[in-house]
RNA sequence: UAUUUGUUUCAAGGGGUGGUGAGAUUCCACACCGGAGGUUAUAGUCCUCUACCGCUUAAUGCGCUGAUCGGGUGAAAUUCCCGAACCGACGGUAUAGUCCGGAUGGAAGAAGCAACAG
Numbered sequence: 001u002a003u004u005u006g007u008u009u010c011a012a013g014g015g016g017u018g019g020u021g022a023g024a025u026u027c028c029a030c031a032c033c034g035g036a037g038g039u040u041a042u043a044g045u046c047c048u049c050u051a052c053c054g055c056u057u058a059a060u061g062c063g064c065u066g067a068u069c070g071g072g073u074g075a076a077a078u079u080c081c082c083g084a085a086c087c088g089a090c091g092g093u094a095u096a097g098u099c100c101g102g103a104u105g106g107a108a109g110a111a112g113c114a115a116c117a118g
Base pairs, nucleotide, nucleotide: 004115005114006113007112008111009110010109016030017029018028019027031098032097033088034087035049036048037047038046044086045085053063054062055061068084069083070082071081072080090101091100092099
């Protein structure tokens, strides 16, 4: 110094106002939020992955898994700027991305520490 192994810590945000109603942070109008790695240039909507869900005795395995266009700048942008859109597991409850719950959980991954070998 790099790799490998072990180990520790961290690792998701958002419902405010008005309306209807017996009842809604769930409906309607406006509002608000955006995990991780990658990418010639910064991404909720590109690619890959985690969580959730299903299968299996079980799992680190297998499967499933949402949504963007137009214009501009530029060598380069579905990532920036302008404009207009769209999406968001399961259970509960008046129909939920935002409330409560599984979850004091799990995890992509990030950072640190230690050891072996060269």

FMN riboswitch aptamer (RFN element), 118 nucleotides, folded computationally. Its mean pLDDT, the model's own confidence on a scale to 100, is 80.